[in-house]
């Protein structure tokens, strides 16, 4: 832990009773009650109207009170599929930032290769004019090597001194068009020789959202004391058993009475019948909606849900079986109510 039993807690209902009691009978934790992260409803307080600041959330259509949820669908990446997974608008509005390696991290770059070298300069033949041959300033190249997450379209040709979309073909990308789709898109055709590297979990830009507190909210009775207000009201109070008499208080104001209002303890409500469970049909892929039937399912406030006995399962317990022994059993627990995330 599970069943029944027996006794208690905590709640409504009857019945009795003068009663705060007695009797009986019903109910009585969780899928997560949690964390309090969205988002509602309900209750104050706020509030013309529009901005600005901030903070959320961002592909599309849908469901729902409402949502950051949850269902389709679409793109993208991952798998061989079922299927997972993405904070999934914008990087020609603007800034900014790309460690570490690398020549060069954005309007480019020459390190090592390639290719030109008729600047100059060595060497060696040659009597010479000259001729070989070597390194070479400078210049071309983004094909190839290497760095790197990423290097300025990708593969063949073709051309070229080597080389580049320099040109061609396909693939890719931009823009136009048509066709499907509701839409995010997708698909086909045409033009362009490519103009746009990547980060928005950097600032920012674009669009939509968003007032603040919470049941200890907030409503309603309402003591005692001790303040306020208002009425009556000359006298009170202390010393002291009493009077006198003395000392303070008092004439707007005292003390005592009585009555009013706020507000404290307390009580009562908010509080549990609800966007509510279950079932069955219908529509709808679904998420969910729409009849109909049936059921009531905690409501405390120092805060109930719990002890005991029997029986069983389970752990401890091991390769298997018996027997005895002990554990008292998975996470964990209501406090205003749902809808969702999420964690255990």
């Nucleotide at each position: 832990g599970a069943u029944g039993g027996u006794c208690g807690c905590g709640g409504g209902g009857g019945c009795u009773g003068a009663a705060u009691g007695g009797c009986u009978u019903c109910c009585g934790a969780g899928g997560a009650a949690a964390g309090u992260c969205c988002g509602a409803g309900c209750u104050c307080c706020a509030u013309a109207g529009g901005g600005u600041a901030g903070a959320c959330u961002g592909c599309c259509a849908g469901g729902u009170a409402a949502c950051g949820c949850c269902u389709g669908g679409g793109c993208g990446c991952c798998g061989a599929a079922a299927g997972g997974c993405g904070a999934u608008g914008g990087a020609c509005a603007g800034g900014g930032c790309c460690a570490c390696a690398g020549a060069a991290a954005a309007g480019a770059a020459a390190c090592c290769g390639c290719c030109c070298a008729g600047a100059g300069a060595g060497a060696c033949c040659g009597c010479a004019g000259g001729g070989u041959u070597u390194c070479g300033a400078g210049g071309g190249u983004a094909a190839g090597g290497g760095u790197g997450a990423a290097a300025c379209g990708g593969u063949g040709g073709g051309g070229u001194a080597a080389g580049a979309g320099c040109c061609c073909a396909c693939c890719g990308c931009a823009c136009c068009g048509c066709u499907g789709g509701u839409a995010a898109c997708a698909g086909c055709g045409g033009u362009g020789g490519c103009a746009c590297g990547g980060u928005a979990a950097c600032c920012c830009c674009c669009a939509g959202u968003c007032g603040g507190a919470g049941c200890a909210a907030g409503g309603c009775c309402a003591a005692a004391u001790a303040g306020g207000c208002g009425g009556c009201g000359a006298g009170g109070u202390g010393u002291g058993a009493c009077c006198c008499a003395c000392a303070c208080c008092g004439a707007c104001c005292a003390a005592g009475c009585c009555g009013c209002g706020g507000g404290u303890a307390g009580g009562c409500u908010g509080c549990u019948a609800g966007a509510g469970g279950u079932g069955g049909c219908c529509g709808g892929c679904g998420a969910c909606g729409g009849c109909c039937a049936u059921c009531c399912c905690a409501g405390a406030c120092a805060g109930a849900u719990g002890a005991c006995c029997a029986u069983c399962u389970c752990c401890c317990a091991g390769a298997g079986g018996a027997u005895c022994g002990g554990g008292a059993a998975a996470c964990a627990g209501a406090a205003c109510u749902c809808g969702g995330c999420u964690u255990a």